[in-house]
């Protein structure tokens, strides 16, 4: 240097056939319940979807460049 692959809530992760006003488990916080603590049930709380531009009526999804993690390869030595 060349190729591929993932960045999305505090954590792990779906969602990439554009209309979404962005979802789950856990964690957190209130609450119910118990003599109480777990477990368990309700409820909420929390994200400019990596970063900057493009197309679009309209983008997480499409396109380009850039950061950064990973994995292959090729140079040099």
């Nucleotide at each position: 240097g060349g190729g591929g692959u993932g960045g999305u809530a505090g954590c792990u992760c779906a969602g990439u056939g554009g209309c979404c006003u962005a979802g789950a488990g856990c964690c957190g916080u209130c609450g119910a319940c118990u003599c109480a603590u777990a477990a368990u049930c309700g409820a909420u709380a929390a994200g400019a979807c990596g970063u900057c531009g493009g197309u679009u009526c309209g983008a997480a999804u499409c396109c380009g460049a850039c950061c950064c993690g990973c994995c292959c390869u090729a140079c040099c030595a």

This is a predicted structure of a 77-nucleotide RNA (transfer RNA) from a Planctomycetota bacterium. It was read from a public genome assembly. It matches the Rfam family "tRNA". About the family: Transfer RNA (tRNA) molecules are approximately 80 nucleotides in length. It is annotated as a transfer RNA. The coordinates come from a structure-prediction model, not an experiment, and the mean pLDDT is 82.